The RNA shown here (c-di-GMP-I-GGC riboswitch aptamer) has 75 nucleotides and comes from a Candidatus Sericytochromatia bacterium. Of the family's consensus pairs, 95% are formed in the model.

[in-house]
């Protein structure tokens, strides 16, 4: 510094239901877990997407970047 076919500790939690906040995209808590090796964190580039659309949002569980981190067969 690469990697992730494997194991172990832990972690996250998507639709779906319920409660609350948003004019909405959605977000917050709880139940549930379909996936996840960053499903940790940043809207910086594309992209979706909302509303009252010269504007202002929301999406890191669409991809890229970019920081920060657990383990470990392995190189």
């Nucleotide at each position: 510094a690469a990697g992730g076919a494997a194991a172990a500790a832990g972690g996250c939690a998507a639709a779906c239901c319920c409660a609350c906040u948003g004019c909405g995209a959605a977000g917050u808590g709880g139940g549930g877990a379909c996936g996840c090796a960053a499903a940790g964190c940043c809207a910086c580039g594309g992209g979706a997407c909302u509303c009252u659309u010269u504007g202002a949002g929301u999406c890191a569980g669409c991809c890229g970047g970019g920081u920060u981190g657990c383990c470990c067969a392995u190189u």
Its mean pLDDT, the model's own confidence on a scale to 100, is 84.